[in-house]
RNA sequence: CGCCGAGUCGCCCUCGCGGGCGAGCCGGGGACCCACCGCAGUACUGGGGUGAAUCCUGCUCCGGGCACGUGUCCGGGGUGGGUAGGGCUUCUUCCCGCCCGAAUCCGUCAGCUAACUCGGUAGGCGGCCACACGGAAGAAGC
Numbered sequence: 001c002g003c004c005g006a007g008u009c010g011c012c013c014u015c016g017c018g019g020g021c022g023a024g025c026c027g028g029g030g031a032c033c034c035a036c037c038g039c040a041g042u043a044c045u046g047g048g049g050u051g052a053a054u055c056c057u058g059c060u061c062c063g064g065g066c067a068c069g070u071g072u073c074c075g076g077g078g079u080g081g082g083u084a085g086g087g088c089u090u091c092u093u094c095c096c097g098c099c100c101g102a103a104u105c106c107g108u109c110a111g112c113u114a115a116c117u118c119g120g121u122a123g124g125c126g127g128c129c130a131c132a133c134g135g136a137a138g139a140a141g142c
Base pairs, nucleotide, nucleotide: 001126002125003124004123008023009022010021011020012019013018024121025120026119027118028117029116034111046109047106048105049104050103055082056081057080058079059078060077061076062075063074064073065072066071085100086099087098088097090139091138092137093136094135095134
């Protein structure tokens, strides 16, 4: 100077550590209405939230079951490929290119939801005037 993200700004107290109050932005709970709520069977199994982060599949290792002519099913670990979806210097769309496609919280409980109510305001990364700033159309702003 920029990027992901809600995660920015102002004020008060304190010597300081630290503790508070607002604005903006973000998230949860929470009516009417609507939705769900009917019957039967099988297997498995709590359910829900934040988030783009879902789902499919190959190889391999471990455990268990079945089979006993090379296998097959379930669960877990490791490692690849793809994918719903998401990001990339005002915004939208299309094209091109490059990336992400995680993690975590609640605690047996929550559909939507006006009033009301409870919280958050982190963390991480890139560049050093350039091998950064992609192209097209439109819009906004100056």
The RNA shown here (c-di-AMP riboswitch aptamer (ydaO/yuaA leader)) has 142 nucleotides and comes from Petropleomorpha daqingensis. Model confidence (mean pLDDT): 80 of 100. The organism belongs to Petropleomorpha, within Bacteria. The model forms 92% of the base pairs in the Rfam consensus. It matches the Rfam family "c-di-AMP riboswitch aptamer (ydaO/yuaA leader)". About the family: This family represents a conserved RNA structure found upstream of the ydaO and yuaA genes in Bacillus subtilis and related genes in other bacteria. The ydaO/yuaA element is thought to act as a genetic 'off' switch for the ydaO and yuaA genes in its native state. It is believed that the element may be triggered during osmotic shock leading to activation of ydaO, a predicted amino acid transporter gene, and members of the yuaA-yubG operon which code for KtrA and KtrB K+ transporters. Gene Ontology terms of the family: cyclic-di-AMP binding and regulation of gene expression. The sequence is in RNAcentral, with records from Rfam.